A computed fold for a 73-nucleotide RNA from Chryseolinea sp., annotated as transfer RNA.
RNA sequence: GGCGCGGUAGAGCAGUUGGUAGCUCGAUGGGCUCAUAACCCAUAGGUCGGAAGUUCGAGUCUUCCCUGCGCUU
Numbered sequence: 001g002g003c004g005c006g007g008u009a010g011a012g013c014a015g016u017u018g019g020u021a022g023c024u025c026g027a028u029g030g031g032c033u034c035a036u037a038a039c040c041c042a043u044a045g046g047u048c049g050g051a052a053g054u055u056c057g058a059g060u061c062u063u064c065c066c067u068g069c070g071c072u073u
Stems, first nucleotide, its partner, number of pairs: 001072007010025004019056001027043005049065005
C1' cells in the first nucleotide's frame, strides 16, 4: 500500500427490512434486615468515532476522514 471485521451509556454487548436507541453489570436513591451481602422497586447516564450526501425520516444506505484488530504484499 491492498483487503476484511469493528467503534452505540462508566464496562461488556444487542439493535432484523430505514420508522421514538435497548439488555446485563456497574452508579445513585428507596424498600427489606439488628446490620452487611443477596433480593425487590425506581432513577440518572447516549447528540450511536468525525464530516457530508440520499430520504418525509439514518445507529442502519452512499462518500471521505480518524482509530482498533486481523490477513496479505
It matches the Rfam family "tRNA".
NCBI's taxonomy places the organism under Bacteria, Cytophagia, Cytophagales, Fulvivirgaceae, Chryseolinea.